RNAcentral holds the full RNA, with entries from SILVA.
Small-subunit ribosomal RNA, central domain from a metagenome, 350 nucleotides, folded computationally.
Context: one part of a larger RNA
RNA sequence: CUGGGCGUAAAGGGCGUGUAGGCGGAUUUUCCAGUCGGAUGUGAAAACCCCGGGCUUAACUCGGGGCCUGCAUCUGAUACUGUUAAUCUUGAGUACGGGAGAGGAAAGCGGAAUUCCAGGUGUAGCGGUGACAUGCGUAGAUAUCUGGAAGAACACCGGUGGCGAAGCCGGCUUUCUGGACCGAUACUGACGCUGAGGCGCGAAAGCUAGGGGAGCAAACAGGAUUAGAUACCCUGGUAGUCCUAGCCGUAAACGAUGGGCACUAGGUGUUGGGGGUAUCGACCCCCCCAGUGCCUCAGCUAACGCAUUAAGUGCCCCGCCUGGGGAGUACGAUCGCAAGGUUGAAACUC
Numbered sequence: 001c002u003g004g005g006c007g008u009a010a011a012g013g014g015c016g017u018g019u020a021g022g023c024g025g026a027u028u029u030u031c032c033a034g035u036c037g038g039a040u041g042u043g044a045a046a047a048c049c050c051c052g053g054g055c056u057u058a059a060c061u062c063g064g065g066g067c068c069u070g071c072a073u074c075u076g077a078u079a080c081u082g083u084u085a086a087u088c089u090u091g092a093g094u095a096c097g098g099g100a101g102a103g104g105a106a107a108g109c110g111g112a113a114u115u116c117c118a119g120g121u122g123u124a125g126c127g128g129u130g131a132c133a134u135g136c137g138u139a140g141a142u143a144u145c146u147g148g149a150a151g152a153a154c155a156c157c158g159g160u161g162g163c164g165a166a167g168c169c170g171g172c173u174u175u176c177u178g179g180a181c182c183g184a185u186a187c188u189g190a191c192g193c194u195g196a197g198g199c200g201c202g203a204a205a206g207c208u209a210g211g212g213g214a215g216c217a218a219a220c221a222g223g224a225u226u227a228g229a230u231a232c233c234c235u236g237g238u239a240g241u242c243c244u245a246g247c248c249g250u251a252a253a254c255g256a257u258g259g260g261c262a263c264u265a266g267g268u269g270u271u272g273g274g275g276g277u278a279u280c281g282a283c284c285c286c287c288c289c290a291g292u293g294c295c296u297c298a299g300c301u302a303a304c305g306c307a308u309u310a311a312g313u314g315c316c317c318c319g320c321c322u323g324g325g326g327a328g329u330a331c332g333a334u335c336g337c338a339a340g341g342u343u344g345a346a347a348c349u350c
Base pairs, nucleotide, nucleotide: 004321005320006319007304008303012318014201015200016199017198021194022193023192025088026087027086028085031082033081034080035077036076037075038074039073040072041071042070048066049065050064051063052062053061054060091191092188093187094186095185096183097182098181103177104176105175106174107173108172109171110154114150115149116148117147118146119145120144121143125136126135162169206247207246208245209244210243211242215241216240220236221235222234223233258317259316260315261314262313263312266295267294268293269292270291271290272289273288274287275286276285299306300305323350324349325348332343333342334341335340
């Protein structure tokens, strides 16, 4: 390079935005670059293939033809790709009117619970376990009532419900703000898809500085268990968990399934919107668009299974894989305060 693949066997980048590049709707037109035809020149000889000749044959050798799949020039064709010019509206987008939503950021507020503090009542236990013990308690605990403080999380609603590109997002109110969807018209006129690099976002843990610290809780201490118990269970408990500013850039970052467009039987739920039917109606019935579940044909699959939300049928673009171990290691480069991340071998071995 050709070829084959990527749900679970090796393999989809964590996610987006977008540069170069690749690919790209309908009609007419220009040029003839790609493309296709013809002619000429060239494509050394040898080799190779075919025909024939010479050594008794063959190897070998001589002659002729083919081949040399290419390149250049001239000339022609114009469907397709490209180019030029013009037009179009179905792709894409804008305007207008709507309703839905834990989408994002900031500020403020709320109640339940927990712990602590103060006081009242009250007395000998409480707590914990499989059972104990450590622990707390006559310096008055636990329980109960009143008042106060603090921090964190938001029961019920809550739902194979919703939103977001992903990570993720859940009390209430206000301000700022992103996106999607539906409806009926008008407008722009291919403005599109993908996207190497780049840039941005990116759970938890971790790091730096300053705050905060109720509960929980790595480390740690003690008590149990046990042959031992550096564990599981219990009593405590520090980082951390929370906030602000910055860093880190990884996850089973999973649908283990990249993005876009088109096409291909059905059935049954549900969310948002629109329309119709209907006696008002939170209902109920029918249809359409957008999303989200389940079941099942054709087809696909090694099977499991997937099946209009495809893993079916096609096209375009990107990423990735190539036996196991060595190894996501070494070396180098680069990023980081560090921890470490990214890129990423070989010897050897089976």